The part of an RNA shown here (large-subunit ribosomal RNA, domain IV) has 351 nucleotides and comes from Desulfopila aestuarii DSM 18488.
Its mean pLDDT, the model's own confidence on a scale to 100, is 86.
Rfam family: Bacterial large subunit ribosomal RNA.
Lineage of the source: Bacteria > Desulfobulbia > Desulfocapsaceae > Desulfopila > Desulfopila aestuarii.
It was read from a public genome assembly.

[in-house]
Context: one part of a larger RNA
RNA sequence: CUCGGGUUAAGGAACUCGGCAAAAUAGCACCGUAACUUCGGGAGAAGGUGUGCCAGCAUGGUGUAAUAAUUUACUUAUGAAGCCUAGUCUGGUUGCAGUGAAUUGGGGGGAGCGACUGUUUACUAAAAACACAGGACUCUGCGAAGUCGAAAGACGAUGUAUAGGGUCUGACGCCUGCCCGGUGCCGGAAGGUUAAGGGGACUUGUCAGCGCAAGCGAAGCAAUGAACCGAAGCCCCGGUAAACGGCGGCCGUAACUAUAACGGUCCUAAGGUAGCGAAAUUCCUUGUCGGGUAAGUUCCGACCUGCACGAAUGGCGUAACGAUUUCCCCACUGUCUCAACCCGAGACUCA
Numbered sequence: 001c002u003c004g005g006g007u008u009a010a011g012g013a014a015c016u017c018g019g020c021a022a023a024a025u026a027g028c029a030c031c032g033u034a035a036c037u038u039c040g041g042g043a044g045a046a047g048g049u050g051u052g053c054c055a056g057c058a059u060g061g062u063g064u065a066a067u068a069a070u071u072u073a074c075u076u077a078u079g080a081a082g083c084c085u086a087g088u089c090u091g092g093u094u095g096c097a098g099u100g101a102a103u104u105g106g107g108g109g110g111a112g113c114g115a116c117u118g119u120u121u122a123c124u125a126a127a128a129a130c131a132c133a134g135g136a137c138u139c140u141g142c143g144a145a146g147u148c149g150a151a152a153g154a155c156g157a158u159g160u161a162u163a164g165g166g167u168c169u170g171a172c173g174c175c176u177g178c179c180c181g182g183u184g185c186c187g188g189a190a191g192g193u194u195a196a197g198g199g200g201a202c203u204u205g206u207c208a209g210c211g212c213a214a215g216c217g218a219a220g221c222a223a224u225g226a227a228c229c230g231a232a233g234c235c236c237c238g239g240u241a242a243a244c245g246g247c248g249g250c251c252g253u254a255a256c257u258a259u260a261a262c263g264g265u266c267c268u269a270a271g272g273u274a275g276c277g278a279a280a281u282u283c284c285u286u287g288u289c290g291g292g293u294a295a296g297u298u299c300c301g302a303c304c305u306g307c308a309c310g311a312a313u314g315g316c317g318u319a320a321c322g323a324u325u326u327c328c329c330c331a332c333u334g335u336c337u338c339a340a341c342c343c344g345a346g347a348c349u350c351a
Stems, first nucleotide, its partner, number of pairs: 001346008010337002014335001019332001027051005036041001038171001052093005060084003066078004070073001094098001106330007113322002118130002134169007146155003172317004177247003182244002184240005191235003197229002203223004209216002248266005275309001276306001287303005
């Protein structure tokens, strides 16, 4: 010097990103216990008192002797003695100290997030992520939808819409606004477009025949293949946002100023409602004001100028809960001012 442990004057978080670590608290009994609350909780809230040993009293249990009763029994009831006795009471006694060691909660207040118990990155993340009960939409009528499998078949399910699958949200409370123009989905079938297929016109090749020749040219066999008919889809017409998603700009105006309930205008499918708001979202920003501190980029309460909140990609609250995040206070301490000593194990030196 390193590691493990112990103690420490005065101070008591001044340490530090941060009370990390350590200290403190602690069992049992009694007293007592706030806001808030979903009336269950919160709560072991908080905060106090007692605690050893000896003797005695009391209480209760068991129950011998004894007494009584009858249904005469290995009976029942009362019950001296003896034994036990949580707890209570009285008195005494002892130490610095009585849950004498060990085991054995630190507590309170404010806020964010997530309702909760649970799950997770085996080996850097346990969380605000996942799940969850509850909510909603949607598909599925049973040989179900969906999934696995070339198929047979199986699961779904020996279930049957109070069932099963998918997607989103995430207890509970109050709620969930406007937009269907785009994309998707559902419905519609009049019209437009339209495949295979059907259909076979025109045309062409060939050659019987005709013609003096040039050439014309039936049928057949081939080639080509027009019009027309022709489903879904798309176009089209409607619906649908707890489907994917979206939810404006400029200018003017009130008898101080400022602001604009009000007006004008452009654009849009519609222009953000309630609630919340410098927020896990705010760039400017340590916004401004208030609180807490002697002093506060964090924290809490407001304001609203929301760069760029906003309603199941849920909005706002919320008791309880959390090895969650953040701020403050009490207690406590070698975290620190500032270091010292002790015990043990190493390192180191020598052999």